[in-house]
Source information:
Transfer RNA from an Akkermansiaceae bacterium, 71 nucleotides, folded computationally.

RNA sequence: GCGGGUGUAGUUCAACGGCAGAAUGUGAGCUUCCCAAGCUUAAACUGCGGGUUCGAUUCCCGCCACCCGCU
Numbered sequence: 001g002c003g004g005g006u007g008u009a010g011u012u013c014a015a016c017g018g019c020a021g022a023a024u025g026u027g028a029g030c031u032u033c034c035c036a037a038g039c040u041u042a043a044a045c046u047g048c049g050g051g052u053u054c055g056a057u058u059c060c061c062g063c064c065a066c067c068c069g070c071u
């Protein structure tokens, strides 16, 4: 330099173009003499910029980061 893939809560991962979710972690409360465990509850996310569409995490283009292959 060329080709391909991936990018979503702190972390690991889901999500037919139509309310963005789970597990785990974190905060608060309950329980307990205390801790742990358990229960309830809360906050927190679509890499960036455009396009298509009534509507985009999803489709298209560019950029960025990471991974794989080729040279």
Base pairs, nucleotide, nucleotide: 001070002069003068004067005066006065007064010024011023012022013021018054026042027041028040029039030038047063048062049061050060051059